Predicted 3D model of a 93-nucleotide RNA (SAM riboswitch aptamer (S box leader)) from Arthrobacter hankyongi. Rfam family: SAM riboswitch aptamer (S box leader). Rfam's curators write: The SAM riboswitch is found upstream of a number of genes which code for proteins involved in methionine or cysteine biosynthesis in Gram-positive bacteria. The source organism's lineage runs through Bacteria, Bacillati, Actinomycetota, Micrococcaceae and Arthrobacter.
RNA sequence: GGACCAUCCCGAGCGGCCGAGAGAUCUGGCUCAGCGACGCCGCAGCAACCCCCCGGCCUUCCGGAAGGGUGCUACCGCCAGAAGCGAUGGAGA
Repeated sequence: GGACCAUCCCGAGCGGCCGAGAGAUCUGGCUCAGCGACGCCGCAGCAACCCCCCGGCCUUCCGGAAGGGUGCUACCGCCAGAAGCGAUGGAGA
C1' cells in the first nucleotide's frame, strides 16, 4: 500500500503551545472559529474491537469486569449527491 471480516446509533474535557482556517475528497448546504477553532503535548475521561480474567445454552455467541494493546472525547461519517468513498479494530499475508 492492496484485499478480507466487523462497526460507524450512543458515549466522553480541562490545561499548555500554535496562530487561521476546520468539519477525509469533489459539489451544494449547514455548523465551529482571534471570546483562539483545527493541530500537537500533558493529565483526565469515554468505550469495549483484540489479549487477559469471571460466569453462561460447547459457544463464529451472550453477560460481567476493565489490567494490557489500539481507538476515540462538536454537530447521524454534520446533511445530501458522487466516488463504491472514508475512518477504527482484527486476522493472516